[in-house]
Context: one part of a larger RNA
RNA sequence: ACUUCGUCAAGGAACUCGGCAAUCUAGCCCCGUAACUUCGGAAGAAGGGGUCCUCCAAUGGGUCAUUAUUUCGGUAAGAGCCCGCUGGAGGCGCAGUGAAAGGGCCCAGGCGACUGUUUAACAAAAACACAGCACUCUGCCAACUCGCAAGAGGAUGUAUAGGGUGUGACACGUGACCAAUGCCGAAAGGUCAAGGCAAGAGGUUAGCCGCAAGGCGAAGCUUCGACCCAAAGCCCCGGUGAAUGUCGGCCGUAACUAUAACGGUCCUAAGGUAGCGAAAUUCCUUGUCGGGUAAGUUCCGACCUGCACGAAUCGUGUAACGAUCUGGGCGCUGUCUCGACGGAGAUCUCG
Numbered sequence: 001a002c003u004u005c006g007u008c009a010a011g012g013a014a015c016u017c018g019g020c021a022a023u024c025u026a027g028c029c030c031c032g033u034a035a036c037u038u039c040g041g042a043a044g045a046a047g048g049g050g051u052c053c054u055c056c057a058a059u060g061g062g063u064c065a066u067u068a069u070u071u072c073g074g075u076a077a078g079a080g081c082c083c084g085c086u087g088g089a090g091g092c093g094c095a096g097u098g099a100a101a102g103g104g105c106c107c108a109g110g111c112g113a114c115u116g117u118u119u120a121a122c123a124a125a126a127a128c129a130c131a132g133c134a135c136u137c138u139g140c141c142a143a144c145u146c147g148c149a150a151g152a153g154g155a156u157g158u159a160u161a162g163g164g165u166g167u168g169a170c171a172c173g174u175g176a177c178c179a180a181u182g183c184c185g186a187a188a189g190g191u192c193a194a195g196g197c198a199a200g201a202g203g204u205u206a207g208c209c210g211c212a213a214g215g216c217g218a219a220g221c222u223u224c225g226a227c228c229c230a231a232a233g234c235c236c237c238g239g240u241g242a243a244u245g246u247c248g249g250c251c252g253u254a255a256c257u258a259u260a261a262c263g264g265u266c267c268u269a270a271g272g273u274a275g276c277g278a279a280a281u282u283c284c285u286u287g288u289c290g291g292g293u294a295a296g297u298u299c300c301g302a303c304c305u306g307c308a309c310g311a312a313u314c315g316u317g318u319a320a321c322g323a324u325c326u327g328g329g330c331g332c333u334g335u336c337u338c339g340a341c342g343g344a345g346a347u348c349u350c351g
Stems, first nucleotide, its partner, number of pairs: 002345007010337002014335001019332001027051005036041001038169001052091006059084005066077004092096001104330007111322002116128002132167007144153003170317004175247003180244002182240004189235003195229002200224005207216003248266005275309001276306001287303005
């Protein structure tokens, strides 16, 4: 030097990305306890007081010698001793749950409702799950899953059931678009494979013709084969958003200015409704204003110019909950100003 434990003047977060770490707090009894709230909670809120020993007094309970009484079962009283509680007086110390074990607290905001689950060995979370909500499939030899099959699960269940998908308590809500993609439906029409029917065409050659080269060529066998018939699918038609998804541009206009309720125009399937908004989303940006600080890229409240929020890839709220994330305050401290000292341990270096 290192590891670990302990103590410290004055200050008290000045440390640092950040109070990380370490203090503070702490048991039990009593008093007392806000906003908010789903009326359960929030609550151990917060914040106070008590806690040891001696004596005195008052008092509750237990036990029991004994006494009284008795219909001999009991009943009543009860010194002493033990436990407790209250009041008063006094004592000691820094301190009385004197050791050990054993919450620091509060305010505001984000996310997720909650208890749960998870990356065995860098992540415990705002991720997963979850009750609840919705859509969809499935009529039972169910749908669906595993298996080549037999068979099994689903289920010794039967639509208040089972499978799949999304969302994720609760409250209030959940707008427009069916053009594209998907799914569902569908009488006709178009297209359309194998196959069927089959007009017809080719090959081969008994035979015939020819002096020959060669030509014609029945039956059979064989190679093709137009038209016509022919399923699903696709085209076509319709529906469907808690299906995949999508939800505009330019110009002008009010008697200061500014702005534009209003108008014009182009495009579209339709042009973003409610709510929220510099947000876990805002580039410009430390936006602007207000709050908090002496001073605030963070934080809180607003504004809206939303680069590029937005409604079950849910929107906005929300009590409770959280080893969650962010900001602030009180308390407290060796985190620091700034270091010092002490105990223990271990290895290395030096001696």

This is a predicted structure of a 351-nucleotide part of an RNA (large-subunit ribosomal RNA, domain IV) from a Kiritimatiellia bacterium. The prediction has a mean pLDDT of 86. The source organism's lineage runs through Bacteria, Pseudomonadati, Kiritimatiellota and Kiritimatiellia. RNAcentral holds the full RNA, with entries from ENA.